[in-house]
RNA sequence: AACUUAUCUAGAGAGGUGGAGGGACUGGCCCUUUGAAACCCGGCAACCAGCAGUUAGUUACUGCCCGGUGCUAAUUCCAGCAGGAAAAUUCCUGAAAGAUAAGGA
Numbered sequence: 001a002a003c004u005u006a007u008c009u010a011g012a013g014a015g016g017u018g019g020a021g022g023g024a025c026u027g028g029c030c031c032u033u034u035g036a037a038a039c040c041c042g043g044c045a046a047c048c049a050g051c052a053g054u055u056a057g058u059u060a061c062u063g064c065c066c067g068g069u070g071c072u073a074a075u076u077c078c079a080g081c082a083g084g085a086a087a088a089u090u091c092c093u094g095a096a097a098g099a100u101a102a103g104g105a
Stems, first nucleotide, its partner, number of pairs: 003103006013041001015040003021031003025080004042072003047068002050064005076097001081094005
C1' cells in the first nucleotide's frame, strides 16, 4: 500500500516558536502578514486499552480518563457517479472517493 468492520451536521486557545501557504484529488468556493504549513503547550472526544458500576453472562450498556491513536475554520466546506422533487437553479436520497479507529493475513 491493499482487505474487513464501524464512524464522519456535536465538541475543542484572542497561548509560544515559525514565517507562506493551506482546505486529500479535480472544479468551485473559501481561509491566510488583523499572520498559512509545521513544531510545542493547552483543549476536545472516547475508537482501542485500563479502571469502576449495572447485567445470568466471556454479552450489552453507563461512568471515569494516568495509557495508544485521532481531532482542534466552514456537514468530510460544496459538487464530482446514480436516482428523485421542483424547475433551470435549488433541494433530497443513495453510492463513489476520502479521513479516523480497530482487526486479520